[in-house]
Context: one part of a larger RNA
RNA sequence: UUGGGUUUAAAGGGUGCGUAGGCGGUCCGGAAAGUCAGCGGUAAAAGCCCGGGGCUCAACCCCGGCGAGCCGUUGAAACUGUCGGACUAGAGACGGCGAGAAGUACGCGGAAUGCGCGGUGUAGCGGUGAAAUGCAUAGACAUCGCGCAGAACUCCGAUUGCGAAGGCAGCGUACCGGCGCCGGACUGACGCUGAGGCACGAAAGCGUGGGUAUCGAACAGGAUUAGAUACCCUGGUAGUCCACGCAGUAAACGAUGAAUGCCGGCUGUCCGGCCCGGAAAAGGGCUGGGUGGCGAAGCGAAAGCGAUAAGCAUUCCACCUGGGGAGUACGCCGGCAACGGUGAAACUC
Numbered sequence: 001u002u003g004g005g006u007u008u009a010a011a012g013g014g015u016g017c018g019u020a021g022g023c024g025g026u027c028c029g030g031a032a033a034g035u036c037a038g039c040g041g042u043a044a045a046a047g048c049c050c051g052g053g054g055c056u057c058a059a060c061c062c063c064g065g066c067g068a069g070c071c072g073u074u075g076a077a078a079c080u081g082u083c084g085g086a087c088u089a090g091a092g093a094c095g096g097c098g099a100g101a102a103g104u105a106c107g108c109g110g111a112a113u114g115c116g117c118g119g120u121g122u123a124g125c126g127g128u129g130a131a132a133u134g135c136a137u138a139g140a141c142a143u144c145g146c147g148c149a150g151a152a153c154u155c156c157g158a159u160u161g162c163g164a165a166g167g168c169a170g171c172g173u174a175c176c177g178g179c180g181c182c183g184g185a186c187u188g189a190c191g192c193u194g195a196g197g198c199a200c201g202a203a204a205g206c207g208u209g210g211g212u213a214u215c216g217a218a219c220a221g222g223a224u225u226a227g228a229u230a231c232c233c234u235g236g237u238a239g240u241c242c243a244c245g246c247a248g249u250a251a252a253c254g255a256u257g258a259a260u261g262c263c264g265g266c267u268g269u270c271c272g273g274c275c276c277g278g279a280a281a282a283g284g285g286c287u288g289g290g291u292g293g294c295g296a297a298g299c300g301a302a303a304g305c306g307a308u309a310a311g312c313a314u315u316c317c318a319c320c321u322g323g324g325g326a327g328u329a330c331g332c333c334g335g336c337a338a339c340g341g342u343g344a345a346a347c348u349c
Stems, first nucleotide, its partner, number of pairs: 003321004007303002012317001014200004021193003025087006033080002035076008049065006090190001091187002094183005103175006109153001113149008124135002161168002205246006215239001219235004257316006265294012298305002322349003331342004
């Protein structure tokens, strides 16, 4: 390289939108680019191969033939492409319903915590395996009243729901994205994927400004211990929160890329529709979309997967190719920096 692969052995990009490109539903017609066939040209000689011949054979030598590709010409029209016409099963628009912690902004609420002021009250509180550091007679802890601040939203709450992923949970309002169902209601293949690109992207981190109740890297002290730069305890700065900007990573996980079609079932649940039922319920049946469990066939090295496939197929993208060296060095690109992206080799087993 071919090939074979990518849940767990090496391997799915963190996620989406989308450019080029690749791929593309049903029917009719045209031309004939791809495709296929006939004929011709070209393809130096020698050589290989096939047929024949000459040295007694062979080696060797001689003659003839074949030939991918390219060019020309004449045809074929199933398939691909192209042009024209038509269609509705893909896709999208329309009408009517529906569910939801999807997002953004503003406002509001109670509990808890801490702090302040005041009342009651007196010797402890706190903490642990046990203690001590710490707090407290300048009145702590406890308790009651009033007030302030910041952050998070108990129960409901659930293999529940929503979102492309990251993620999203008190209540209300406004704006706004996506999704599902029903309807013969329109357009007429408008589709799928997607190298580059662009956007989004937990936590920690960075810049400027604010905020700081709680928790709490660093740090200090107390313990433990042989030591204890830890685990435990008392404190505590950055941070945790907000606005704007940057960063761009993760066990960014379902360790499982996206799309479409097909292939026995059983059972739970969420959101719709139709029918039966009844009481406008409960319940039952069918059906569409989600989300779980178990399993036929099949697949798999096994564990397991099994209509939400890791089954059977098609299209497109990404990635892997022994371990270490190494996600390192160098170069380049990006970044304020931290660092990120790309990403080797020597050597060694």
Small-subunit ribosomal RNA, central domain from an uncultured bacterium, 349 nucleotides, folded computationally. Its mean pLDDT, the model's own confidence on a scale to 100, is 91. The full RNA is in RNAcentral, with records from ENA and SILVA. Its Rfam family is "Bacterial small subunit ribosomal RNA".